Record summary: The RNA shown here (SAM riboswitch aptamer (S box leader)) has 103 nucleotides and comes from Thermoanaerobacterium butyriciformans. It was read from a public genome assembly, where an Rfam model found it. Lineage of the source: Bacteria > Bacillota > Clostridia > Thermoanaerobacterales > Thermoanaerobacterium.
RNA sequence: CUCUUAUCCAGAGAGGUGGAGGGACUGGCCCGAUGAAACCCGGCAACCGGCACGAAAGUGCAAUGGUGCCAAUUCCUGCGGCUUUAAUGCUGAGAGAUGAGAG
Repeated sequence: CUCUUAUCCAGAGAGGUGGAGGGACUGGCCCGAUGAAACCCGGCAACCGGCACGAAAGUGCAAUGGUGCCAAUUCCUGCGGCUUUAAUGCUGAGAGAUGAGAG
């Protein structure tokens, strides 16, 4: 990097260092010196792994291990369908993110 598969309307500090950017991309709309990114500490969750039960599917427990995550639904949207005069609303896909497995 590609493929397969599961999940994405919940949850998470009024702490340090740091200094201007950030929310993938498009168009929006937002966040940011009442301090962005990043790093540390802290926290959330429980995908893998662990433990218990089970023939299996699966269920439960803990959170010491491997990830992940901690503004806004994956912030909304980008293609299609339904709805509406329109605004809008609903829905599927795509794209993206993360885990696990494979090449």